[in-house]
Context: one part of a larger RNA
């Protein structure tokens, strides 16, 4: 030097644990802001710093209404000082106070800072000096003013406005733009895809909706969602790929309301006999329907309502919610052990044997579970009451009306599963450009016949989509190189000019009982002594594997 054992450092795997994550379920909420948000910044305690709370009324702080009942003065020990059954501290409902920045708006500005008019008060000998309120912009009403230019209109004032604006939930909509790689085994049409992303806007849901639609000689009867029709029908360099509808079966269901004829009342224009506005009436539909005209009934003991269909609430009541309450049964005996909840022998409750705690494994020890209960405030539903608002039909067919730069057409493009295609239909550019019911439009070129329909105004719950968040729960989900980046004062440390990247770090012990006292050392640290069931559990603290360092014996060179 090797090898074996056997005892140590070092190290931090493993094991067992959860204080945190992850995925869902059900129920709820789905919005905050100029009445100043979201998100900061600086402050506030009797004691340095932080994080949490709170704002110069500032460490869970003021006021009030309830709940709650013995201790309290966050995390967080300790000392100081206090507070409390005349009810503290805690929990909920409302209220008030809330510095500076921030949409930020009095005015500027390198956010958290800098300088001002007004008005009203304090205060100084003056003067600087405090304090309350106000002072952006646009829009929308009203009222006052007023130019060129005489009426006027531009413009300016000022005054009202719970108007607008900023934020997020990295989710779900809906709209205006829009890729590329990629697939076609290359690559252009084509795919990927109207995806990703960028913008605008909105709402708990958003869009979409009550047929100028389907269909097919039978017939449905808004719209969305969802199985199926179906990988069909079809469209594609008929390549790669793309990809319906009609029916059919379920969720949920709901219809309405303008222009326009007409008429009344105002007002305006000049051409004085029309013509326009503006309010009410009136009316709203495809077995065509209103206007008009002529006739019948009826005007309350009836309908109907705040999510559309007309609109503003109030009052009761219930029931849900935002704090809570009560709740059975073993301090049994006895073994082990440091600890009993374990074993063993006995009780007794169960609408309660869900779970978590307690010195190992507890229905009957503590919280708690079944189950019963409960609101001064506040919110949200629902019904009742008070409030509100309410005419329908018949016949006539002469005459008005039925949404116009529309509909169509041509040329360019686009959405439809459909790539110009025989290309219907919707939708934009462009250029043309119609009818009014004897009308118009679709039924995939186009023309007849036939069925269907009434565009060119608008409103609408629901079933359907999604979770930032609240309550309550389940996981053949993950246990610390996993599970969120973050189990811990993590979007921190740190890196980057910066957009931006972005860690690592969890366990004494059942109780701090965290080692009084003694040695040695300057201290570290160790050595007795004690505490513990253990100190090889002493805070570098559960378990303590390898690699890697060592020391003792022994063999071997």
């Nucleotide at each position: 030097a090797g090898c074996a054992c056997a005892c140590g450092g070092a190290g931090g795997a493993u094991g067992c644990c959860u204080a945190g994550g992850c995925a869902c379920u059900a129920g709820g909420a789905g919005c905050c802001g100029a009445a100043g948000a979201a998100g900061g910044a600086c402050g506030u305690g009797g004691c340095g710093a932080a994080c949490a709370a709170c704002g110069a009324u500032a460490c869970u702080g003021c006021c009030c209404c309830g709940g709650g009942g013995a201790g309290c003065u966050g995390u967080a020990a300790g000392c100081a000082a206090g507070c409390a059954u005349u009810g503290a501290u805690c929990c909920g409902a409302g209220g008030a106070u809330g510095u500076c920045c921030g949409a930020a708006u009095g005015g500027g500005g390198a956010a958290a800072c800098c300088c001002a008019g007004c008005u009203g008060u304090g205060g100084u000998a003056a003067u600087u000096c405090g304090c309350a309120g106000u002072u952006a912009u646009u829009c929308a009403u009203a009222a006052c003013u007023g130019a060129a230019u005489a009426c006027a209109u531009a413009g300016g004032u000022u005054a009202u406005g719970c108007a607008g604006a900023g934020g997020c939930a990295g989710a779900c909509c809906a709209g205006g733009g829009g890729a590329a790689c990629u697939g076609a085994a290359a690559c252009a049409u084509c795919u990927a895809a109207g995806u990703a992303c960028c913008c605008u806007g909105a709402g708990g849901a958003a869009g979409a909706g009550a047929a100028a639609a389907c269909a097919a000689u039978a017939g449905u009867g808004a719209u969305u969602c969802c199985g199926u029709c179906a990988g069909u029908a079809g469209c594609g360099g008929c390549g790669a790929g793309c990809g319906a509808a009609c029916g059919c079966g379920g969720a949920u269901u709901a219809g309405c309301c303008c222009a326009a004829a007409c008429c009344a009342a105002g007002g305006a224009g000049c051409u004085u006999g029309c013509u326009c506005c503006u309010u009410g009436g009136g009316g709203u539909u495809g077995u065509g329907g209103g206007a008009c005209g002529u006739c019948u009934c009826a005007c309350a003991c009836g309908g109907a309502g705040u999510u559309a269909c007309a609109a503003a609430g109030g009052a009761a009541u219930a029931c849900a919610u935002u704090a809570g309450g009560c709740g059975a049964a073993g301090a049994g005996g006895u073994c082990u052990g440091g600890a009993a909840a374990g074993g063993c022998c006995c009780g007794g409750c169960a609408u309660a044997g869900a779970a978590g705690g307690u010195a190992a494994a507890a229905g009957c020890c503590c919280u708690g579970u079944a189950g019963c209960u409960g609101a001064a405030a506040g919110u949200g539903u629902a019904u009742u009451c008070u409030c509100u608002c309410c005419g329908a039909g018949a016949c006539g067919g002469a005459u008005c009306c039925c949404g116009a730069g529309u509909a169509g057409u041509g040329c360019g493009g686009g959405g439809c599963a459909c790539g110009u295609g025989a290309a219907a239909c919707c939708c934009c550019g462009u250029a043309u450009g119609a009818a009014u019911c004897c009308a118009g439009c679709a039924g995939g070129a186009c023309c007849a016949u036939c069925u269907g329909c009434u565009a060119a105004g608008g409103c609408u719950a629901a079933a359907u989509a999604c979770u930032c968040c609240c309550u309550a729960g389940u996981g053949a989900c993950c246990g610390a190189u996993a599970g969120u980046g973050a189990a811990a004062c993590a979007g921190u440390a740190c890196c980057g000019u910066g957009a931006g990247g972005g860690a690592a770090a969890g366990g004494u012990g059942a109780a701090a009982a965290g080692c009084a006292c003694c040695c040695c050392g300057g201290a570290a640290g160790g050595g007795g002594a004690g505490u513990g069931a253990a100190a090889u559990a002493g805070a570098a603290c559960c378990u303590g594997a390898a690699a890697c360092c060592g020391u003792g014996u022994g063999c071997u060179u």
About this RNA:
A computed fold for a 557-nucleotide part of an RNA from Paenibacillus dokdonensis, annotated as large-subunit ribosomal RNA, domain I. NCBI's taxonomy places the organism under Bacteria, Bacillati, Bacillota, Caryophanales, Paenibacillus.